[in-house]
Context: one part of a larger RNA
RNA sequence: AGCAAAUGGUGGAUGCCUUGGCAUCAGGAGCCGAAGAAGGACGUACCAAUCUGCGAUAAGCCGCGGGGAGCCGAUAAGACGCCUUGAUCCGCGGAUUUCCGAAUUGAGAAAUCUUCCAGUGGUAAUGCACUGGAAUCCAUACCUGAAUCCAUAGGGUAUGGAGGGAAAGCCUGUGAACUGAAACAUCUUAGUAACAGGACGAAAAGAAAACAAAUCAGUGAUUUCCCUAGUAGCGGCGAGCGAACGGGAAACAGCCCAAACCAUCUGCAUGUGACAGGUUACAGCCGUUAUGCAGGUGGGGUAGCGGGACUUCCACCCGGAACUGUAAUUCCGGGACAGAGUUACAAAAUUGUUAAUUAGAUGAACACAGCUGGAAAGCUGGACCAUAGACGGUGAUAGUCCGGUAAUUGAAAAUUAACAAUCUCUGGGAAGUAUCCCAAGUAAGUCGGGACACGUGAAACCCUGACUGAAUCUGCCGGGACCAUCCGGUAAGGCUAAAUACUCCCUGGUGACCGAUAGUGAACGAGUACAGUGAUGGAAAGGCGAAAAGAACAGUGGGAAGCUGAGUGAAAUAGAACCUGAAACCGUUUGCUU
Repeated sequence: AGCAAAUGGUGGAUGCCUUGGCAUCAGGAGCCGAAGAAGGACGUACCAAUCUGCGAUAAGCCGCGGGGAGCCGAUAAGACGCCUUGAUCCGCGGAUUUCCGAAUUGAGAAAUCUUCCAGUGGUAAUGCACUGGAAUCCAUACCUGAAUCCAUAGGGUAUGGAGGGAAAGCCUGUGAACUGAAACAUCUUAGUAACAGGACGAAAAGAAAACAAAUCAGUGAUUUCCCUAGUAGCGGCGAGCGAACGGGAAACAGCCCAAACCAUCUGCAUGUGACAGGUUACAGCCGUUAUGCAGGUGGGGUAGCGGGACUUCCACCCGGAACUGUAAUUCCGGGACAGAGUUACAAAAUUGUUAAUUAGAUGAACACAGCUGGAAAGCUGGACCAUAGACGGUGAUAGUCCGGUAAUUGAAAAUUAACAAUCUCUGGGAAGUAUCCCAAGUAAGUCGGGACACGUGAAACCCUGACUGAAUCUGCCGGGACCAUCCGGUAAGGCUAAAUACUCCCUGGUGACCGAUAGUGAACGAGUACAGUGAUGGAAAGGCGAAAAGAACAGUGGGAAGCUGAGUGAAAUAGAACCUGAAACCGUUUGCUU
């Protein structure tokens, strides 16, 4: 030096474990914010830092309810204390809530500085301290008010609102490229990504100027799903893009205005003292109250077997009014009856009942014997409960030891839902067709674009930048150029639940999901340490033992190192660099070979 065996060191694989993740199901919740949010800074405990909680009332204050023996967070020990006169703890409702931050008195290099007004406290007085207010924009009302007479711009006051944040989902505006076409330009990627604006618990859409059919019919708002169908089509007819009708399901809900007309108010114009007007008839009386236009308010009215206005006729009770009297008529109010309602169709709220959520409560049956063991829940034997043999824990594997589980049960307070009552709202029919109304720079056309599955095509329908520019029911639009017939509908105003989409978040469950190089980046003081001017990037790191029983004391030593005893423990080659402890790598002992 090599080989072999044995035995160590180093190292941290493997096995086992799980406080953490991942996915999914069901239910809930779906917003917070100038009454100052989200997110932070700084403080705050008897005791340094960190996390958690909280805010100068600072690991907390008050009330109500639950609960029932210990408590003073993670956090041990000590100190000081609290608690059956009910603490700690849990739930509901309040109070407090520094500074920054939309940040809003002004400024600013966030967590700082600072001005004015009013009030309170304080001082001999000033300084000072505290409380409240003072940003901007928009809407409404009012006051003022230039050039410039009226006016307008501008200025101001009051009241109300907004502003910012949030994971995904939704609507709108702007809108790529890589890519594919085996290159590339139309095309595709894609109206995607991204950016901006806005709203909601969903959003959007939505009650036919819709489909359909073919000379006969039929459907009946929207939305979503399955099929129709990778069909019909579109397409450098390339790559690719890609419907609808119709059928079957889910869920179902329909309404309000504009206008005509009536009444009334305001303004302007015109008209006069009457032969205007004052509901009608007659008589009286009043005396400009009238007519037209414009605007406001109330009534009326809302449709496609066209509807409505308008005219005529009929229709419960009571009271009042319409210049006076009589009669009629109309209008207003109330009642009865009937119906409806808080998501649209008008709009608030209160009370009660029931149910649910936000704390909880009761809850069966072995203290069974023996054996092994450090320990029994294991094994053997014998019992018992079960509407409970889910799960977790307990010194190894427990229905009967503990927490629970099945089942039953509970709320002072807050919230939600359903129902009921109070309450609120509404009110009929027939006939007639002369006249009036039925949404205008609109429909439509031409040119240019866009969007429709549809790339300009034979290209309808829809949107609109430019230029033109109708009709009012004997009207107008559509049925994929266009025309006729026929059929369907009624544009140019608006609202509308459910079925649908999503999950930052809460509760409960499940897993042929992971098990520490996995699973979230993060099982641990992780978006931390650290890197970077910054945008941003971004780790590593789990396991003693059943219980600290965490090794008193002694020896050695420079030693608070280490080791050796002693002791604890089932085990210390479980000793804190702590379960198991592979390999690489480094030793020691013995044997053999050289």